[in-house]
Annotation:
The RNA shown here (Fluoride riboswitch aptamer (crcB RNA motif)) has 68 nucleotides and comes from a Pseudomonadota bacterium. Its mean pLDDT, the model's own confidence on a scale to 100, is 77.
RNA sequence: GCGUGUCAAGGAGGUGGCAUCCUCCUCGAACCGCCGGCGCAAUGCCGGCUAAUGAUGCCUACGAACCC
Numbered sequence: 001g002c003g004u005g006u007c008a009a010g011g012a013g014g015u016g017g018c019a020u021c022c023u024c025c026u027c028g029a030a031c032c033g034c035c036g037g038c039g040c041a042a043u044g045c046c047g048g049c050u051a052a053u054g055a056u057g058c059c060u061a062c063g064a065a066c067c068c
Base pairs, nucleotide, nucleotide: 009026010025011024012023013022016059017058018057019056020055021054033049034048035047036046037045038044
């Protein structure tokens, strides 16, 4: 100096906050929702669908139904 592994730490898991757990990534990666149409193609344009979770609990925002 290079490679691999482990530990620590950090980051990510399609919209907020707190907590716990899980998964993934780590000096550049994990990650950056889905469907249809147009287009040679694209990280482009247009239209539609879905969600405050990766999972669980609570809070906040939003939406739907019912009752007063």

Annotation:
It was read from a public genome assembly, where an Rfam model found it. Taxonomically the source falls in Pseudomonadota (Bacteria, Pseudomonadati).